[in-house]
RNA sequence: UCCGAUAAAGGCAAACCCGCCGAAAGGCGGGGACGCAAAGCCAAAGGGGCUAAAGACAGUAUUCUAAGCCAGCCGUUGCUACCGAAG
Numbered sequence: 001u002c003c004g005a006u007a008a009a010g011g012c013a014a015a016c017c018c019g020c021c022g023a024a025a026g027g028c029g030g031g032g033a034c035g036c037a038a039a040g041c042c043a044a045a046g047g048g049g050c051u052a053a054a055g056a057c058a059g060u061a062u063u064c065u066a067a068g069c070c071a072g073c074c075g076u077u078g079c080u081a082c083c084g085a086a087g
Base pairs, nucleotide, nucleotide: 002087003084004083011036012035016031017030018029019028020027021026034072040079041078046074047073048070049069050068051067055064056063
């Protein structure tokens, strides 16, 4: 350095519940733990998923879309980090 244990210390926190924000997806805070060895940080180019108040269509919409959201959907890029069995 790679790697990641029926190790130790510590960390994060899905669903669900409560409060607030949002049209919604969803976000933030608190409780809570399904999981996570980068489920730490930055970016957001690629694929994927979700929302659709406003807008489009002659018009309604289960359609389309500007736009928004998910990094705990996947792989990738940059930076950083606790511990140390075996190899």
Predicted 3D model of an 87-nucleotide RNA (c-di-GMP-I-GGC riboswitch aptamer) from a bacterium. It was read from a public genome assembly, where an Rfam model found it. Its mean pLDDT, the model's own confidence on a scale to 100, is 81. Of the family's consensus pairs, 90% are formed in the model.